A computed fold for a 163-nucleotide RNA from a mouse gut metagenome, annotated as Lysine riboswitch aptamer. Of the family's consensus pairs, 98% are formed in the model. Its mean pLDDT, the model's own confidence on a scale to 100, is 80. The sequence is in RNAcentral, with records from MGnify. Its Rfam family is "Lysine riboswitch aptamer". Its family is annotated with lysine biosynthetic process in the Gene Ontology.
[in-house]
RNA sequence: GUAGAGGUCGCGCCCAACAUGAGUACCCUGGCUGAUGCAGGGAGCAGAAGAUGCCGGAAGAAGGGGGAGGGCGCCGAAGAAAUAUGCCGCUUCCCGGCGGAUGUUUCUGGGCAUACGGAGAAUAUCCCUAUGACUGUCAUCUUACUAUAAGAUGGGGAGCUAC
Numbered sequence: 001g002u003a004g005a006g007g008u009c010g011c012g013c014c015c016a017a018c019a020u021g022a023g024u025a026c027c028c029u030g031g032c033u034g035a036u037g038c039a040g041g042g043a044g045c046a047g048a049a050g051a052u053g054c055c056g057g058a059a060g061a062a063g064g065g066g067g068a069g070g071g072c073g074c075c076g077a078a079g080a081a082a083u084a085u086g087c088c089g090c091u092u093c094c095c096g097g098c099g100g101a102u103g104u105u106u107c108u109g110g111g112c113a114u115a116c117g118g119a120g121a122a123u124a125u126c127c128c129u130a131u132g133a134c135u136g137u138c139a140u141c142u143u144a145c146u147a148u149a150a151g152a153u154g155g156g157g158a159g160c161u162a163c
Base pairs, nucleotide, nucleotide: 001163002162003161004160007075010074011073012072013071014070015069018066028057029056030055031054032053036046037045038044040095041094042093043092078108079107080106081105082104083103084102085101087100088099089098090097091096109135110134112132113131114130115129117127118126119125137155138154139153140152141151142150143149
């Protein structure tokens, strides 16, 4: 450098339906209340011709996320944190915030279970940390054995196997 392996939910992405979101939000309207509301700050706007909140009526969504299916790319697959950007999007505008894209650095072998925490409408799902057994791989040792199994200890993917 090339090609491979871990698995019985291996990893990630995309697609079209479907369910959830939700009879929720927004708009309209009736009643009660009575001064704030636009998530934070500033500006601005709306507001006693009634803000906000509550109880009804009518009508009534969506994004993100999701399970199974199909397709694609793969085995640092991928994930997370920090940081950078004359970058993109959301929020009425600015700051801020949130999300995305790209780059750099650091950590994590893998999936699972449990617990705290975070995101989320959620009991779905995802993420972080810790613990636990399981699993894969390598090294050393022991036992059996002749070509491999089992056990103990330890390491970690910048690893392991083959060329």